The prediction has a mean pLDDT of 86. The RNA shown here (c-di-GMP-I riboswitch aptamer) has 89 nucleotides and comes from Paenibacillus methanolicus. It matches the Rfam family "c-di-GMP-I riboswitch aptamer". Rfam describes the family as follows. GEMM was predicted in a large-scale screen for bacterial structured RNA regulatory elements.
């Protein structure tokens, strides 16, 4: 260096829920608290997906209401990229 996750050692991250005069329309985020779990559940939206619809189109359309569109969200959905521990059964 590359390549494995068996076992061991140091750790490390935190899902569901609860909180919150926090952010946002929303999906989500963020902080605390709490752990299903995860060898990259570190980082990055490039691609595939899913999720959301302020705003724009449509529906007899003024309103409700429906559908339709990411520029928004998701790395703990998949693939990719880019960097890291220990060990070598």
């Nucleotide at each position: 260096g590359c390549u494995g996750a068996a076992a061991a050692a140091a750790g490390g991250c935190a899902a569901a829920c609860c909180c919150g005069u926090a952010c946002g329309a929303a999906a989500g985020u963020c902080g605390g608290g709490g752990a299903c779990g995860c060898a990259a559940a570190g980082c990055c939206a490039c691609g595939g997906g899913u999720c959301u619809a302020c705003u724009c189109c449509u529906g007899u359309u003024g309103a409700a209401c429906a559908g339709g569109a990411a520029u928004g969200a998701c790395a703990g959905c998949c693939g990719g990229g880019c960097u890291g521990c220990u060990c070598g059964a």

The organism belongs to Paenibacillus, within Bacteria. Of the family's consensus pairs, 95% are formed in the model. The sequence is in RNAcentral, with records from Rfam.